Notes: Model confidence (mean pLDDT): 85 of 100. The RNA shown here (small-subunit ribosomal RNA) has 1498 nucleotides and comes from an uncultured bacterium. It matches the Rfam family "Bacterial small subunit ribosomal RNA". The RNAcentral record of the sequence draws on ENA and SILVA.
[in-house]
C1' cells in the first nucleotide's frame, strides 16, 4: 500500500465488488484442558414459589417463658419485687441508599465551565451555650360488636427519648432606626421591640459513656440560573394568550408566571422558530495515518422511570421499585356482600425469539443499615454452577526410521504422489487419571493492659490452587479453501440437468468453477456462514473532489441580509499569540516498574486527557475606533458610435385578391403523375384598384444590448458604451440566498385585423400499408391592443468581479503623432482567427482561459424508476416551481484508437458496367445433379457467391457404406499369453442350402533341434481347437485436431526491428506529389532499414543459332512405280530435343521537375510485364471434409463386427441448377474431294481382304511403336429441298438386330426399319467472352468387361465484333468523413399491443396509531372557604359553661380518566384503474445510430 468489473484495445470520469479490524452476536459441522472476562440486542409482555431492609429490650409499658427474693397463708394460692430470654406494639434510627431496567425525555436532561448577595443540608467533624419545672392522652392488653376474609367499630386501663403548655435564652429569627464596604434578600458595628429550646438510657454510685435543645463552623450531599456543545427533516415557515412584560400579592428552602388579579402588547423566528421523525447522556468503545465516521453491552458519573394515568402524606431528603390514596387494564380469592396483588432485585416460569444461565453456596472478605455493644440484617457483594460467546495459555508427543513398504490417487505404462509419513527401533511424561501432602486471602471487631505488647474466635470458595510420587504414547484434530482477485490442481461423474456464486462470471460430453475422490493452501479448539459498524472510499472531498464535451453554472439583470474588501497614521485588545493558574472525577489508551509459573488479567508511579475557563502580557495581521489619502468606485466638463428600447407618422418593391384591356387553351404541379385552375376566357400580358405582412440590395466571420433579443425612411422621447481633459466625492467596493423586473417560439383570455405562409383537417399521390415524407387545398396561428403564461440544445452546453502571466493577424469605434495619403507609428475599448508557457482523460482552452490567484453565489455525488408520484405553491387552462421512494441493474456515460460498415466524399482498378458477339436460361425435348415426395431402403456428405455433370476420371451383380432375408461369433483380415490337440492342419467326393455356411468324408502334410543307420521317437514352431488380452466399426463429434482443399484473390497487400511522438491504446514508417499491373518506382518527408507478398528466376509457346539425324525430312543426284521418300544416297530445309542467343524504354523525338515514368518513332520474328503456365503474402469465413488417409474422446461386442442371397442407390405430381439437340436456307439430305494436334496401344491397338444395310463379325498383316494402329469435322466442288411443323427436329414407341458380362427384368450401349412428340427463337430475369480471344468443327484420353460421356480433362481447323467511357450495377485497393457498429450492417435499435411477475400510485369508501380544540362529566388531592356536628392538653372560670385551637362534615377552583362534537397528521386495507421495473424464441412496425435513407435533438 491496493486489487476484480464498463472496451476489439486505451485513458479518463463513476459505481459496484473484495482483502482488513471488530462485537453483548446467531447458525452449521466439529470440540482435548485450564485461566480470567462475559451471557433476553426481541415483550418497559404477563408472571407460581422462595428470597431480597431491617435493627434497637442500653427510649417505653404490657404478654410468653426460665431462675429468683419479699409478705400472707399449713398450703392451694394471692400479692410486691428483682435478673434473664424471646416478642406484636408505642417509640428511634434506617426504608430517599443499595439493586434493576431504558419505557419516556431533543431537555439546562446530559457534557463543560461559571453563578447563588436567591437556597436546603438528617447522620458525622469542630467549636459556644443548654438540658429547669409541669401536664394530658394514646397503641398494645381487656372487653363488647360487624365481616366469608381483609379488616373495621365502641367501651375501658397503661409507659416513655411518643405529645403539649410554662420557665429561661443569644453570637438565633423577624421588623424597625443609624452608619461603613458591597452586586439584588450580602456583610460588619450599634441601639430598640418582638419571638423560639430540650428527654432520657447505661453503669450500684461518682467519674465516664451514649443521647437530646439552640447557636456558629466544617466537610460530604443536594436545589435552582446561566455561557458554550449536543441527531435527522424546509414535501414542518410562521409560532405564541400566562403567550412577554410590569405592579401587587400567593407560594417555596429559594429566584422566577411557578401560580393569581390588574395593566401594556410584547415575545420567538431563516445564525431554523413551531412541527414531525428518532434517541436516555456522558467517561469511554470499536474503526481510522489523522481529520474523522459509528457507537453508548459489561465497568464508572449523572438522567429519567417503577403496571398504566393523576395525586399528595410523611420526613432533613420522595412525589418514593419490595408506601399511601384516587381511576384505568389485568390477574386472583370470595360466603357474591366485598377484598388481594404488581419481579424493569436474585434465582425461577411461560411467551415473544435467531438468540442469552442456577429456583446453587455463603456473609469468611469488602461495603452498606441498626445497635453502646455482642449481634442481627443485606440475592449488594464474595464465590461456585451452565454456555468454545470473547480474550489469553497449554497439549492431543519427541529423535532415528527407505527396498522410498502395503494401500489409495494419478500416469506418456517407464513411473510420479501420499512419503520419513506409518511400521520399526529408543526416548520424554506437560495435561487428562490414580495415590499422598495441602494453602494464601485473617486481623480487625472483642478481651487484658496506663502504654508499650499480649490472648482468643472466625475461610462459602475447598481437600480447591500448588507440591510429591506412580504407570504408559497410551486418552485428546478438526473446518473452510484451491478460475482471477486469492495462496493451493489431477482424475471420475455430471452435460445450460443437478448445481455454484462476494464480484467478474462457471455448468449445452474432454468442467483446475458443479459432485466425490486423491492431492494441496490456510487457519486450528477451532473453522466457516450470515448479521452489523469503520476501514479501503480522496465515494460529500476541513485536512482533501468536483462542474466547455463524463453527473454538475441559475435563461438574464437590479438588489436586501450575509460572505469578502484599496493606501497612511492614532487608539483599543474581540479574534490571535505567549507566560502563569484552575479544571479536565475514576478506570480505559500510552510508557515504566510489580504480582498470578507465562499471558491473558491485575496493583503501582508517570504521562496524555488535544477541552473550558481565570489572570498578566504582545500589538504585526483579521476586528472595532478616530483622523487622514487617491489608484477602486461614483461624478463633471466637451466630443463620439452603434438594427439598444418606445411611440407617432411616411415610403417602395414583391404576393394575393377586384376591375378594365389584349389574348385564346392550357396553367399548375411533379421523380413521375394526379387531385386542382381554366372556353363562365385561366395562365401570360397591360393599365387601375383594395389590403395585409415583410423590409431585396447596403450586409460585412460588421454593431448594439444584461439575456431574451434587435435590420426601410423621418420625427419625438429614452437607455447605454467609449474617447478626451484629470475638474469634484473621497472606499462611497465586489458578490448576492430570499425579493423583484425581464424573458424567443408556442400556448390561453378579450377586442381588433388577416395578404402571404401555414398545426388541425380535406383531396391527389407513393407504398404491403402511409394517419408521413411529396402535391393540390386549407382553420387557428402568425400581425395589433390590453393581460396571462415564464419555458427552450434560453449554448461559448464555460456565473460574477478583480490582479497577474510571449506574441502573430485580421477587423469596428474614438484618440494622439508624423505626415498631407493609397499611408507609418502609436494610446484606449470591443470583437475574431493563429499560437508560446501553461492546463486538460483527450478534444481543445491559451490576455475574451479551460492558465496562475483571492472574492462572493449557483449546482453535482452511478444508470433507469423519474424531472415521475405524494404535499405545497404559481397559473384561466395548458402546465411551471420545489421534487421523492420501493424495485431494479453492473454497468450507464466522457474523449480519443484500431477496424467495421454508411442508400458519406474522393482517387483508382477488375468482362464490373458500358459497347459487341453468343448464349444460355427462363418457354420445347432429352441427360444430369439437387430439393421434395414416395420407399423396407430410396446409403452418406456438400447449401449464397464459394452446394447443385459436385465427392463419383464410369452404381445391372462386385462397388456399397442402405434394405430385407440366411448365416458366423477370438470372428474376413493383425497381435499375444495359457492350455490341448498327429490320423493334427488340408480336403476330392457326397448330402441340405439361393448363396454364404453347415454335415460327413476318401485322402493326408510342412519347418527347426536332438536321437538313431533307418524305419521312427522325444522336444518347439506354423496352421488347428479351447480361453484370456484384444480385434473391428463408412457408428457420433470437421464445434477436440492434423493433413489437404476452396474464398476473398494474382487483390497488393501484411507485418517486424530500431528510431520519433502520444500517459495510452497507438501513430510514424505505409500518409503526401507523380507514377505503375504491382507498396512499381522517382521525389518529398522523424524517420532510417528490413521481412513475407508484386516482380524476376522455372515450364510452354513466338524467332534464330549451334548440335545432333532415326522411326523423322527430300533440296540437288540417281534408280523405281500405275501412284507414293518406294529404294540408293543426303541431313540443306521441315521436324525432332539439347544447349544458347535475343528485349533492355538499349535508340531518336516530344511531355514531365533535369526524376520514375508516359506518348510517338525507328530498327525488330517480337516492344514496353511479348502470350499462357506454374507460382496464392498476415489473414478472413469454428467454410468444407472423422466416409481419401491419420488421429483425441465417446458408443458398440453373437453385433453399430463380418459373410452371403436377391432388392435399393435407376423411384417420380412437383420445382431448381447445370447441360445437350433443337426450332432451320450462313440451313438440311445426298454424291464427291482436301488439311490437323495431342494423345493413346500387350489380358492391348489392329490394318488389309471377305461377310453384314448396319451396329458388327470374321480375319489376322503391323505394331513392345517420331517406324504399325486408332484417325478428323467444319471447308471445298456439285446436286435435291425454297419456308412448310417441312427432305427442319429429333423425343417416345414397335418389331429386328449387335457387343460387352457368370448375369443387360429392375437397370447398359449400339444398329437397321417404322413411328414421328415437343418446339416457328422463348415473360421478368441472367450468363461467359477483349485475340488466335468468342463463336463454331470435329479430334484424343483418363476411369472403364461394357456403359446411360450430352460430363470432364486436353487438341487442334475455320475465325470474328466491340471497349465512348466511368454516370449507374457488383466485387476490389488506398485517402478522408460519421457512428450509439466491434459476433462488426444479416450490426445495433425504439414504441405499442399479448403473456407471467414484481413494487408504487390514484380511488368511491372501510379501519386503527398520534396529536390538538370546543364542550359536558369529574375520581383522589393539595389549597381556600364553611364548619350549627365532635373536640383531652392552653387561657377565662369555684362550677357548669366559655374561648382559642382542631378534627369530621360541607363547599368552591383546579384536576386524571371518561363522554359528545370537531379537525390535523401518519399508517394498514380498498372493487377498479394509472403509468414503471422485469422476463426465452411472442405479435405489428422501423424511430434512433451512416446524409440511417424526410439530419439529428431541445
Nucleotide at each position: 500500500a491496493g486489487a476484480g468489473u464498463u472496451u476489439g484495445a486505451u485513458c479518463g470520469u463513476g459505481g459496484c465488488u473484495c482483502a482488513g479490524a471488530g462485537u453483548g452476536a446467531a447458525c452449521g459441522c466439529u470440540g482435548g484442558c485450564g485461566g480470567c472476562g462475559u451471557g433476553c440486542c426481541u415483550a418497559a409482555c404477563a408472571c407460581a414459589u422462595g428470597c431480597a431492609a431491617g435493627u434497637c429490650g442500653g427510649a417505653c409499658g404490657a404478654g410468653u417463658c426460665c431462675c429468683g427474693g419479699g409478705u400472707a397463708g399449713c398450703a392451694a394460692u394471692a400479692u410486691c419485687u428483682g435478673g434473664g430470654a424471646u416478642c406484636a406494639g408505642u417509640g428511634g434510627c434506617g426504608a430517599a441508599c443499595g439493586g434493576g431496567u431504558g419505557a419516556g425525555u431533543a431537555a439546562c436532561a446530559c457534557g463543560u465551565g461559571g453563578g447563588u448577595a436567591a437556597c436546603c443540608u438528617g447522620c458525622c467533624c469542630u467549636c459556644g451555650a443548654g438540658u429547669g419545672g409541669g401536664g394530658a392522652a394514646u397503641a398494645a392488653g381487656c372487653u363488647c360488636c360487624c365481616g366469608a376474609a381483609a379488616g373495621g367499630g365502641g367501651g375501658u386501663c397503661u409507659a416513655a427519648u411518643a405529645c403539649c403548655g410554662c420557665a429561661u435564652a443569644a453570637c438565633g429569627u423577624u421588623u424597625c432606626a443609624u452608619g461603613g464596604c458591597g452586586a439584588u434578600g450580602g456583610u460588619c458595628a450599634u441601639g430598640a421591640a418582638a419571638c423560639c429550646a430540650a428527654a432520657g438510657c447505661c453503669c450500684a454510685a461518682a467519674a465516664g459513656g451514649c443521647g437530646c435543645u439552640c447557636g456558629a463552623g466544617g466537610a460530604g450531599g443536594g436545589g435552582c440560573c446561566u455561557g458554550c456543545g449536543u441527531c435527522c427533516u424546509a414535501u414542518c415557515a410562521g409560532c405564541u394568550a400566562g403567550u412577554u412584560g410590569g405592579u401587587a400579592g400567593g407560594g417555596u428552602a429559594a429566584u422566577g408566571g411557578c401560580c393569581u388579579a390588574c395593566c401594556a402588547a410584547g415575545g420567538c423566528u431563516a445564525c431554523g422558530a413551531c412541527g414531525g421523525g428518532u434517541a436516555g447522556c456522558c467517561g469511554g468503545c470499536c474503526u481510522g495515518a489523522g481529520a474523522g465516521g459509528g457507537u453508548g453491552u459489561c465497568c464508572g458519573g449523572c438522567c429519567a422511570c417503577a403496571c398504566u394515568g393523576g395525586g399528595a402524606c410523611u420526613g432533613a431528603g420522595a412525589c418514593a421499585c419490595g408506601g399511601c390514596c384516587c381511576a384505568g387494564a389485568c390477574u386472583c380469592c370470595u360466603a357474591c356482600g366485598g377484598g388481594a396483588g404488581g419481579c424493569a432485585g436474585c434465582a425461577g416460569u411461560g411467551g415473544g425469539g435467531a438468540a442469552u444461565u442456577u429456583u446453587g453456596c455463603g456473609c469468611a472478605a469488602u461495603g452498606g443499615g441498626g445497635g453502646a455493644a455482642a449481634c442481627c440484617c443485606u440475592g449488594a457483594c464474595g464465590c461456585a454452577g451452565c454456555g468454545a460467546c470473547g480474550c489469553c495459555g497449554c497439549g492431543u508427543g519427541g529423535a532415528g526410521g527407505a527396498u522410498g513398504a502395503c494401500g489409495g490417487c494419478c500416469u506418456u505404462c517407464g513411473g510420479g504422489u501420499u512419503g520419513u509419513a506409518a511400521a520399526c527401533u529408543c526416548c520424554u511424561g506437560u495435561c487428562a487419571g490414580a495415590g499422598g501432602g495441602g494453602a494464601c486471602g485473617a486481623a480487625a471487631u472483642c478481651c487484658c493492659g496506663c502504654a508499650a505488647g499480649g490472648g482468643a474466635c472466625u475461610g462459602a470458595c475447598g481437600g480447591u490452587a500448588c507440591c510429591c510420587u506412580c504407570a504408559g504414547a497410551g486418552g485428546a484434530a478438526g473446518c473452510c479453501c484451491c478460475g482471477g482477485c486469492u495462496a493451493a490442481c489431477u482424475a471420475c461423474g455430471u452435460g445450460c440437468c443437478a448445481g455454484c456464486a462476494g464480484c467478474c462470471g462457471c455448468g449445452g460430453u474432454a468442467a483446475u468453477a458443479c459432485g466425490u475422490a486423491g492431492g494441496g493452501g490456510g487457519c486450528a479448539a477451532g473453522c466457516g456462514u450470515u448479521a452489523c459498524u469503520c476501514g479501503g472510499a480522496a465515494u460529500u472531498a476541513c485536512u482533501g473532489g468536483g462542474c466547455g464535451u463524463a453527473a454538475a453554472g441559475g435563461g438574464u439583470g437590479a438588489g436586501u441580509a450575509g460572505g469578502c474588501g484599496g493606501c497612511u497614521g492614532g487608539g483599543c485588545a474581540a479574534g490571535u499569540c505567549a507566560a502563569g493558574g484552575a479544571u479536565g472525577a475514576a478506570a480505559u489508551c500510552c510508557c515504566g516498574a510489580g504480582g498470578c509459573u507465562u499471558a491473558a488479567c491485575u496493583u503501582c508511579g508517570g504521562a496524555a486527557c488535544u477541552g473550558u475557563c481565570c489572570u498578566u502580557g504582545a500589538a504585526a495581521c483579521u476586528g472595532c475606533u478616530c483622523a487622514g489619502c487617491u489608484u477602486g468606485a461614483g461624478g463633471g466638463u466637451a466630443g463620439u458610435u452603434g438594427a439598444g428600447g418606445a411611440g407617432a407618422g411616411c415610403g417602395g418593391a414583391a404576393u394575393u385578391c377586384c376591375c378594365g384591356g389584349u389574348g385564346g387553351a392550357g396553367c399548375g404541379g411533379u421523380g413521375a403523375a394526379a387531385u386542382g385552375c381554366g372556353u363562365a376566357g385561366a395562365u401570360a400580358u397591360c393599365g387601375g384598384g383594395a389590403g395585409g405582412a415583410a423590409c431585396a440590395c447596403c450586409u460585412g466571420a460588421g454593431g448594439c444590448g444584461a439575456a431574451g433579443g434587435c435590420g426601410g425612411c423621418u420625427c419625438u422621447c429614452u437607455a447605454a458604451g467609449c474617447u478626451a481633459c484629470u475638474c469634484c466625492u473621497g472606499a462611497c467596493g465586489c458578490u448576492g440566498a430570499a425579493u423583484c423586473a425581464c424573458g424567443a417560439a408556442a400556448g390561453c383570455u378579450a377586442g381588433g385585423g388577416g395578404a402571404g405562409c401555414a398545426a388541425a383537417c380535406g383531396g391527389g399521390a407513393u407504398u404491403a400499408g402511409a394517419u408521413a415524407c411529396c402535391c393540390c387545398g386549407g382553420u387557428a396561428g402568425u400581425c395589433c391592443u390590453a393581460g396571462c403564461c415564464g419555458u427552450a440544445a434560453a449554448c461559448g452546453a464555460u456565473g460574477g468581479a478583480c490582479a497577474c502571466u510571449a506574441g502573430a493577424u485580421a477587423u469596428u469605434c474614438c484618440g494622439g503623432c508624423g505626415u498631407u495619403u493609397u499611408c507609418g507609428c502609436u494610446g484606449g475599448a470591443g470583437u475574431g482567427u493563429c499560437g508560446u508557457a501553461g492546463c486538460u482523460a483527450a478534444c481543445g482552452c491559451g490576455u475574451u482561459a479551460a492558465g496562475u490567484g483571492u472574492c462572493c453565489c449557483g449546482c453535482c455525488u452511478g444508470g433507469g424508476g423519474a424531472g415521475u408520484a405524494c404535499g405545497g405553491u404559481c397559473g384561466c387552462a395548458a402546465g411551471g416551481c420545489u421534487g421523492a421512494a420501493a424495485c431494479u441493474c453492473a454497468a450507464a456515460g466522457g474523449a480519443a484508437u484500431u477496424g467495421a460498415c454508411g442508400g458519406g466524399g474522393g482517387c483508382c482498378c477488375g468482362c464490373a458496367c458500358a459497347a459487341g458477339c453468343g448464349g444460355u436460361g427462363g418457354g420445347a425435348g432429352c441427360a444430369u445433379g439437387u430439393g421434395g415426395u414416395u420407399u423396407a431402403a430410396u446409403u452418406c456428405g456438400a447449401c449464397g457467391c464459394u452446394a447443385c455433370g459436385c465427392g463419383a476420371a464410369g452404381a445391372a451383380c462386385c462397388u456399397u457404406a442402405c434394405c430385407u432375408g440366411g448365416g458366423c461369433u477370438u470372428g474376413a483380415a493383425c497381435u499375444g499369453c495359457u492350455g490341448g490337440a498327429g490320423g493334427u492342419a488340408g480336403g476330392a467326393g457326397c448330402c441340405c442350402g439361393a448363396a454364404a455356411g453347415g454335415g460327413u468324408a476318401a485322402c493326408g502334410a510342412c519347418c527347426c533341434g536332438g536321437a538313431g543307420c533307418a524305419a521312427u521317437c522325444c522336444g518347439g514352431g506354423a496352421a488347428c481347437c479351447a480361453g484370456c488380452a484384444g480385434a473391428g466399426g463408412u457408428g457420433c463429434u470437421g464445434c477436440a485436431u492434423g493433413g489437404c482443399u476452396g474464398u476473398c484473390g494474382u487483390c497488393a497487400g501484411c507485418u517486424c526491428g530500431u528510431g520519433u511522438c502520444g500517459u495510452g491504446a497507438g501513430a510514424u514508417g505505409u500518409u503526401g506529389g507523380g507514377u505503375u499491373a504491382a507498396g512499381u518506382c522517382c521525389c518529398g518527408c522523424a524517420a532510417c532499414g528490413a521481412g513475407c507478398g508484386c516482380a524476376a528466376c522455372c515450364c510452354u509457346u513466338g524467332c534464330c543459332c549451334u548440335u545432333a539425324g532415326u522411326u523423322g525430312c527430300c533440296a540437288g543426284c540417281g534408280g523405281g512405280u500405275a501412284a507414293u521418300g518406294c529404294c540408293g544416297g543426303g541431313c540443306a530445309c521441315u521436324c525432332u530435343a539439347a544447349g544458347g542467343g535475343g528485349a533492355c524504354u538499349g535508340c531518336c523525338c516530344c511531355g514531365g521537375a533535369u526524376a520514375a515514368c508516359g506518348g510517338g518513332g525507328a530498327g525488330g520474328a517480337a516492344g514496353g510485364c511479348g502470350g499462357g503456365g506454374a507460382u496464392g503474402a498476415c489473414g478472413u469465413c469454428a467454410a468444407g471434409u472423422c466416409a481419401g488417409c491419420a488421429u483425441g474422446g465417446c458408443c458398440u461386442u453373437u453385433a453399430u463386427g463380418u459373410c452371403c442371397a436377391g432388392g435399393g442407390c435407376u423411384a417420380c405430381a412437383c420445382a431448381c441448377g447445370u447441360g445437350c439437340u433443337a426450332c432451320a436456307a450462313u440451313g438440311g439430305g445426298c454424291g464427291g474431294u482436301a488439311c490437323a494436334g495431342a494423345g493413346g496401344g500387350a489380358g492391348g491397338c489392329a490394318a488389309a481382304g471377305c461377310c453384314g444395310c448396319g451396329a458388327g463379325g470374321u480375319g489376322g498383316a503391323g505394331c513392345u511403336a517420331a517406324u504399325c494402329c486408332c484417325u478428323a469435322a467444319a471447308g471445298c466442288c456439285g446436286u435435291c429441298c425454297u419456308c412448310a411443323g417441312u427432305u427442319c427436329g429429333g423425343a417416345u414407341c414397335g418389331c429386328a438386330g449387335g457387343c460387352u458380362g457368370c448375369a443387360a427384368c429392375u437397370c447398359g450401349c449400339c444398329u437397321g426399319c417404322g413411328u414421328g412428340a415437343a418446339g416457328u427463337c422463348g415473360g421478368a430475369a441472367u450468363c461467359g467472352c477483349u485475340a488466335g480471344u468468342a463463336a463454331u468443327c470435329g479430334c484424343g484420353g483418363a476411369u472403364c468387361a461394357g456403359c446411360u460421356a450430352c460430363g470432364c480433362c486436353g487438341c487442334g481447323g475455320u475465325g470474328a465484333a466491340u471497349a465512348c467511357g466511368u454516370u449507374c450495377u457488383c466485387g476490389g485497393g488506398c485517402c478522408u468523413u460519421g457512428u450509439a457498429c466491434a459476433c462488426a450492417c444479416c450490426g445495433c435499435c425504439c414504441g405499442u399491443c399479448a403473456c407471467a411477475u414484481c413494487a408504487c400510485g390514484a380511488a368511491a369508501g372501510c379501519u386503527g396509531g398520534u396529536c390538538u380544540c370546543g364542550c359536558c362529566c369529574g375520581a383522589a388531592g393539595u389549597c381556600g372557604c364553611u364548619g350549627a356536628g365532635c373536640u383531652a392538653a392552653c387561657c377565662c372560670g369555684c362550677a357548669a359553661g366559655g374561648g382559642a385551637g382542631g378534627c369530621a362534615g360541607g363547599u368552591g377552583c383546579c384536576g386524571a380518566a371518561g363522554g359528545c362534537g370537531a379537525g390535523g397528521u401518519c399508517g394498514g386495507u380498498g372493487a377498479u384503474u394509472g403509468g414503471g421495473g422485469u422476463g426465452a424464441a411472442g405479435u405489428c412496425g422501423u424511430a434512433a445510430c451512416a446524409a440511417g435513407g424526410u439530419a439529428a435533438c431541445c